[in-house]
Molecule: small-subunit ribosomal RNA
Organism: Candidatus Omnitrophota bacterium
RNA sequence: UUUUCGGAGAGUUUGAUCCUGGCUCAGAGUGAACGCUGGCGGCGUGGAUUAGGCAUGCAAGUCGCGCGAUCUCGCAAGAGAUAGCGGCAGACGGGUGAGUAACACGUGAGUAACUUACCUUCAUGCCGAGGAUAGCACUGCGAAAGCGGUGGUAAUACUCGAUGUGUUCCCGAUAGCUUAAGCUAUCGGGAGUAAAGGUUCCGCAAGGGACUGUAUGAAGAUGGGCUCGCGUCUUAUCAGCUAGUUGGUAGGGUAAUGGCCUACCAAGGCUAUUGACGAGUAGCUAGCCUCAGAGGGUGGUUAGCCACACGGGGACUGAGACACUGCCCCGACUCCUACGGGAGGCUGCAGUCGAGGAUCUUUAGCAAUGGGCGAAAGCCUGACUAUGCGACGCCGCGUGAGGGAUGAAGGCCUUCGGGUCGUAAACCUCUUUCGAUGGGAAAGAAGUCCCGCCUUUGGCGGGAUUGACGGUACCCAGAGAAGAAGCCACGGCCAACUCCGUGCCAGCAGCCGCGGUAAUACGGAGGUGGCGAGCGUUACUCGGAUUCAUUGGGUGUAAAGGGCAGGUAGGUGGCUAUGUAAGUUGAGGGUGAAAUCCUUUGGCUCAACCAAAGAACUGCCUUCAAAACUACAUAGCUUGAGGUUGGGAGAGGAGAACGGAAUUCCCGGUGUAGGGGUGAAAUCUGUAGAUAUCGGGAGGAACACCAGCUGCGAAGGCGGUUCUCUGGCCCUAUCCUGACACUCAGCUGCGAAAGCUAGGGGAGCAAACAGGAUUAGAUACCCUGGUAGUCCUAGCCGUAAACGAUGAGCACUAGGUGUUUGGGCGUAAGCCUGGGCGCCGCAAGAUAACUCGUUAAGUGCUCCACCUGGGGACUACGACCGCAAGGUUAAAACUCAAAGGAAUUGACGGGGGUCCGCACAAGCGGUGGAACAUGUGGUUCAAUUCGACGCUACGCGAAGAACCUCACCAGGGCUUGACAUGCUAUCAGUAACCCGGUCGAAAGAUUGGGUGACCGUAAAAUCGGAGGGUAGCACAGGUGUUGCAUGGCUGUCGUCAGCUCGUGUCGUGAGAUGUUGGGUUAAGUCCCGCAACGAGCGCAACCAUCGUCCUUAGUUGCCACCGAGACUGAGCAAUCAGUUGUUGAGCACUCUAAGGAGACUGCCUGUGAUAAGCAGGAGGAAGGUGGAGAUGACGUCAAGUCAGUACGGCCCUUAUGUCCUGGGCUACACACGUGUUACAAUGCCUACUACAGAGCGUUGCCAAACCGCGAGGUGGAGCUAAUCGCUAAAAGUAGGCCCAGUUCAGAUUGGAGUCUGCAACUCGACUCCAUGAAGACGGAAUCGCUAGUAACGGCGGAUCAGCUACGCCGCCGUGAAUACGUUCCCGGACCUUGUACACACCGCCCGUCAAGCGAUGGGAGCUGGGGGCACCCGAAGUCCCACUUUAGUGGGCCUAAGGUGAAACCGGUGACUGGCGCUAAGUCGUAACAAGGUAGCCGUAUCGGAAGAUGCGGCUGGAUCACCUCCUUU
Repeated sequence: UUUUCGGAGAGUUUGAUCCUGGCUCAGAGUGAACGCUGGCGGCGUGGAUUAGGCAUGCAAGUCGCGCGAUCUCGCAAGAGAUAGCGGCAGACGGGUGAGUAACACGUGAGUAACUUACCUUCAUGCCGAGGAUAGCACUGCGAAAGCGGUGGUAAUACUCGAUGUGUUCCCGAUAGCUUAAGCUAUCGGGAGUAAAGGUUCCGCAAGGGACUGUAUGAAGAUGGGCUCGCGUCUUAUCAGCUAGUUGGUAGGGUAAUGGCCUACCAAGGCUAUUGACGAGUAGCUAGCCUCAGAGGGUGGUUAGCCACACGGGGACUGAGACACUGCCCCGACUCCUACGGGAGGCUGCAGUCGAGGAUCUUUAGCAAUGGGCGAAAGCCUGACUAUGCGACGCCGCGUGAGGGAUGAAGGCCUUCGGGUCGUAAACCUCUUUCGAUGGGAAAGAAGUCCCGCCUUUGGCGGGAUUGACGGUACCCAGAGAAGAAGCCACGGCCAACUCCGUGCCAGCAGCCGCGGUAAUACGGAGGUGGCGAGCGUUACUCGGAUUCAUUGGGUGUAAAGGGCAGGUAGGUGGCUAUGUAAGUUGAGGGUGAAAUCCUUUGGCUCAACCAAAGAACUGCCUUCAAAACUACAUAGCUUGAGGUUGGGAGAGGAGAACGGAAUUCCCGGUGUAGGGGUGAAAUCUGUAGAUAUCGGGAGGAACACCAGCUGCGAAGGCGGUUCUCUGGCCCUAUCCUGACACUCAGCUGCGAAAGCUAGGGGAGCAAACAGGAUUAGAUACCCUGGUAGUCCUAGCCGUAAACGAUGAGCACUAGGUGUUUGGGCGUAAGCCUGGGCGCCGCAAGAUAACUCGUUAAGUGCUCCACCUGGGGACUACGACCGCAAGGUUAAAACUCAAAGGAAUUGACGGGGGUCCGCACAAGCGGUGGAACAUGUGGUUCAAUUCGACGCUACGCGAAGAACCUCACCAGGGCUUGACAUGCUAUCAGUAACCCGGUCGAAAGAUUGGGUGACCGUAAAAUCGGAGGGUAGCACAGGUGUUGCAUGGCUGUCGUCAGCUCGUGUCGUGAGAUGUUGGGUUAAGUCCCGCAACGAGCGCAACCAUCGUCCUUAGUUGCCACCGAGACUGAGCAAUCAGUUGUUGAGCACUCUAAGGAGACUGCCUGUGAUAAGCAGGAGGAAGGUGGAGAUGACGUCAAGUCAGUACGGCCCUUAUGUCCUGGGCUACACACGUGUUACAAUGCCUACUACAGAGCGUUGCCAAACCGCGAGGUGGAGCUAAUCGCUAAAAGUAGGCCCAGUUCAGAUUGGAGUCUGCAACUCGACUCCAUGAAGACGGAAUCGCUAGUAACGGCGGAUCAGCUACGCCGCCGUGAAUACGUUCCCGGACCUUGUACACACCGCCCGUCAAGCGAUGGGAGCUGGGGGCACCCGAAGUCCCACUUUAGUGGGCCUAAGGUGAAACCGGUGACUGGCGCUAAGUCGUAACAAGGUAGCCGUAUCGGAAGAUGCGGCUGGAUCACCUCCUUU
C1' cells in the first nucleotide's frame, strides 16, 4: 500500500452500591409436532417411535447366433412361441442402522504375502475319442408340496487322450536389486498342465473369408483381500487382566501373511493418566447447524465405506457370497392340511394393522439417464424419469391502483369541547398479474433401422421411426375489482394503551412478577405494534456463556492451597564449545473422491434451484535445505547445589537423675463456734472440736518470678535444674565436587485435643452423675460434691478455625523504624555487612473493597494441589483403612432464584463516650380508698345512632340530646319528591295572605269565606312575558361505603436542634466531605482549626402583651391646687373639722391609647487561647433569651377526620330519599379514665366590713321601690355601654362550736314550690322544710409543678328558651417549699462501635413434634435381564477315519439350539423403616445475629423433648474497659 474477514447486550440477590455467582431473555437452525388460519406457482423434502407383524400386486432376468424336443402360422420356403439341458447375470442396483468402541471408519503408507469374471493390448493355440443325463414316453406313491421306477436322447453340459507358445514345481548357474526372510531378469536339465463351437457370405463341393465364441500366458485397466502409523465418546464408585493366552518348531488351511487352526516346547503378553480388563452409549466419514474465531452439537436427504436381511448356526456354487426376493439345520411366529405332512419371510416400490405427538399414491412410463442378457432387433428394470398427497422447508407472485372531507354512518374513548378508526369507506376514474373460460403450442430426440457413397473399430448423404410427463410449460383473446388475510403481541427486558368486567376469585407467567374494588400484566372490546400465506406454542442444538477460560478464568475474606514433611514416576532446568537433525523453519513432490461452502460467470422472465470454471479443503505422507532455539551425544566451566576449617545462639528432640513453692490427705499440739459459698441463699462441713494456727509425714501433678508480638522447630508443638545421646540453622575464610538442581501424582513418615486397648498411677481439676439454688419450666448458666479422663509405659486413631483461613522454589521492584543473633572497621559515638522476628508506608504496583506492599495479595518463570450457583451433602451406595468411635474417596433424584463477599446510609443493642429535659433526686399538692358528676368498655335493648383505642382514645367530636338537634328504633304518610336547574304538554280570578269546618296522634287529606299582585304592547277587552298548579321527562336527594383513592385541616415526636442544597474535592460506586474535631451555648449559638467555600429551611430576631420613663390627647376617665353644693359631727351662732367628683374650673396624678426612650455582655475585675464565652460587680424599673404568648424545619406514624365542608369510584332510587308522632342516645350486675365535694379546728356556723381584674348586655342587661323564708314575682328608671346594668368579689374581722361520725360531710329519700318552654313522665335547673348514707387522709402503683409558679380563693364568658357546667376557655386576689447532684428510671440530641436487622428488635431466626405432598437410601423377600464358569445332550455342515471307487453308509472332532448347577453383576417391585425437600397464618421452647442477655465457632467425647448443654484442646471470623509492647508526631 492492497485485499479479505470482523466480536453489541439486557432482566433478576440490596434501602441503595461495587463484586462474585447462578437462573432467564433477545439470534440462528430443524426430516419436526400441536393450535388458529389458508389464494397460486417453482424447487426440494416426507416412518426419527416397534430391526414390531404383514393381505395383495409388482421389484431379475435374458440368450433359439450353445442343445435336443414340442407347439402355432404358412402350400412351401420360412417366421414365431417356449418347459427343459446349457451359458451369462443373479455378489450390482434398491432398503435399513439392529449390532459394532473395532484396522469398523477417516487419513497416509505397505503388500518382496495376494486376487480380479466381463473390458483393452500382445503372444500362441482350438487335434482326437468316450459314456451319461434332463426334457420326453410309460408307470407308481402322495390331499398337496413333491418324490420315485423303467426306456430312450442332444450340446459351447461332462470325461479321457494328444500338442505345450507359455505357465507351475524341482535341480544347477549368472547378473541386478533389496534392511532382510528374499525379489526380478536370463540360461541349461527334468516333471505336471488346454480348448468348443455357433451364425453368415462366396463356392456344386472341397475349402476360404467375415463376425462371434473358446484355451494358455504376459501386460494394462477396474474392483477387491490382507498388514501397519496416526486420529476416533463417557466412566477409576471398573486396577489389575490373560491358557490359544505371548512366543517358538512342525503341520494343516487360504488367493494370500498370521494362533487363522492343530500338536509339542517355553512362560510369556497387556496395564497407572499414553488407563489394560470391565461397564455404559454409539454405525463411521465428506458434510450439516451454530460461532468473530477457537470450539460445541450433529451424521436425515445426497455421496464414500461398513454391517445386517424373521432370531441363530452352517456350508455349497462361483472370478466374486458364507449370498435381502439361493440351499441345509435349529428356534419363534403366521398360513394350508385329507392330521400323515407341507409352505413362508416387504430393513425393495406402493399399501395395511399396531405402537406413537408424528411422516405420502396399492399412480404412469421405460421417452430420457443407467444396469442385466443378447451378434442384433429386442426383452427385463417400483434403479430411474414423471405424477399424486402434505404450507414440512426455501423462493417468487397476488389479494388492486389513482383521486376522494360532510372528516358520513357506526364502533371506541372523552376533560362533553371533542378525539380516533380515517382517505379508511361510500363515490369517481383506471388496470387485469394470478385464478376461472376459450384458442394456439414447444424444447427435452441423442439414437435405432433401411438404402447409397467413401479414406470402413468409422464418416457423409437420403428415407422411415421413437415423448410417460402432456394438449403440460409458454403465448394469445374476451369478461370483470370481479374469486383471494390471517396470526401473535401491547408491565419491564421488547416495538406497541385505553375502556369495561372480575376482585388473591377466575386466571396469566420465559425471568422479574401481576390479581385482595379505580389491573396499560387476568377475560372482552376499541385502538396500536410486529410478521404476513402464514403466525404463534412446544421439543431439541449452538450462540450470547470469558459460566471448564488453548485463544480466554480463578483459589487471604466470595466456591477453591493438601495439616506438615521426605521422596519415586513425570514435568521443568545454569554457562561454554563441537556434532546430529527428532521437534522447529523454508522450498518442492504426492495425496486430500464427487457433491457441499466461497468467488466469478452462465441457464430457467427474477429468485429459490441448476450448470461451468477457479479458489479452498487449514490434514497426512515424502524429498531437499537451514541449524538460532528445544532435544540428543560428547567435551569442559563455576555462579545454582553440596562438602571442608573455625566460631555462634536457641523452651529443637530422646532418656535419666535431682529440686523448691503450693493444693489435698493423715498424725499430733493450741483453740472455740462457726466455716464455706453466693447477686442473695441453700445443699455441704463443724461441739464425735471444724475453719484458723504450729509441727511432722504421705503422694501425685505442674514448674511462679525471669518472660519479652523474645528464641527454636517442616508442621503439630516446645518453658524448673543437671547429665548423656542427637537433628537442624546462622556467620567468617580458604579449598574441594562439577548441574549433582526445583517441584512432585501414587507412596512413606510425622501429626493438638478428645477417644480406644492392656498394665500402672491418681494430689488437684473435672464430661457423665447426685444434690442445692434460679426459673413459668431449667435435662443450663451459679453453688456443694463427684466418676471416667487428665499423668506414665506399650500400641491404635489420623482428625481441628491443623489459620497468615495466604502451596513450594528462584529472580526483580522506594524507603523508615524496633528487636534478636553473627561478622568487619572504629578509642568512642557510630558506620558497614549477613540471617531471623515485628511494625509503618497514597514510592510504584495490585485489589470488588477491606487491605497487601522486599516476610507481597506487586512483576515474571517452573511444578504440584484445588474450585465451577445455593440446598440435598464434610450425605447415600460401593471400595479401602480402623478393635470401635469413625476416617478417606464421593454421587443422584428432588428443590430454590437466589446463596455469597466487601463496603455505604440508616435503625437497633440487656455496647461505649458526651450532653439535655419536672427525667430522676430534693420538695409541695394530688390520683388510686368514699359519695356524686362525666366519658369509655362490657352487658342489656325494638333502638340504646356514629366516630376516637398506648404515649398521641376515654369532662374527646359535643362552646349545651326533654321536642327539634338525630344520623338509631316502632308506627303512620309521600314518590320529579323537603331543596336546585332545564324541557314538553296542560290549567287558571291563578299565586300569595287572612279567618274557619270535617277526619286524624300528627304529617296530611278534604272543604268554605275574605283580600287579591309584577313588566311590555295596546285606547280597552285582550295578547305576550314573568310567576304558579297539575301530568311527564332529564334529574334531585343520601350523616349510605371506602380517611388504605383524595384535598383541606389537625394530633404526635417537638419549640427537639436539627434537615438540606450549589460548586469544589475524595471514592469504581452507594456515598463522604461541608454538618466531623477543640472550646462554648437554650440553640448546627458563636469562636478557633480543617478540602472545603458559600447558601437555604429551622434557632435567634423582627410581631402583639406585661413591667420603667417621656411626649401628645382629655370624655363617659381623674380630682392635687382653687371655688360651689350636699351630708355628718362639735358649737347658741358665726364658724371649724370630716365625708362625698355631686358641681364649676383644671388635666398635675391615676387611667385610657397613640408615638417614642430603655438592655447591647454596653462598663469594671477575674478566667479562658489575646477568641467565642463564662463567673462576680457597678449602675439601672428591668441583666445576660427580663416574664409570658403567637410562631412548629425536612420528615415519621397508609396516625385522625368521607359525620364540619369539598371531592374520585362504588351503592340506593315508591327507598339507604323525604315528612310526622312516640321512643331511644339518660338502660345497669360490673370494670377503667377524668373530675367535684369531703373526711374537718390553718376548720365549720353566724354577724359585720375593705380591696380586684377581665368580660358581657336591645328577642338583651335590668336599677330603685314593693311582695315572698327563698327560688322568684310585680315594677319599670337607665343603657346600643370608660356614661346604665350584670356587680354582691372571696379570702378578712368578731363571736360560737371543742375533737365527736360532731354545729364535720353532704349522698339518698319524702313533702311543698319557682322558672324556662307547645310540652319537664321517661328526662331540666333552682328554692324551702324534713331525712342525714359512705367517708376519720386512702394497698400495689401513679400524676402535676422550679416563682408571682405550686397550692388556696372567688369572678366572668362562649354554647344557650332552659339546663345535667363539678366540664372548658379566660380573669384577678392570697401566696410558698426545694433542686446536693446526674449513679439510676423514662424520653431526646451528637460522636463512635457491632450487626445475619432495612416492614428496620413489636426485627431476624434454630431444632424437635403434628399435618399434607414429592423424590430418595436401607429392607424379610418376590421378580426380570444380559453375560461368564462347570457339566449333560447335541441338528445341519466343513474336516478326519473306516467300509468298497462314484454314489452311499458308519464312526469321530468342533458346534447353533436346549437342559442342570453354583456364584457374581445390573434393573423393577416390597410390609416396614431412615433421614431429606417443599407447603400465608399448628405445638414446644429461644440456640444464633448486639457483649443476643453464659462471646461465638472448629475437632472430639458424654448427656438431654428440641434447639442444645458441659468437659478437653484450638481459633478470632469476639464487644467493652484497663495494662504491656510496637508504631506515628513533638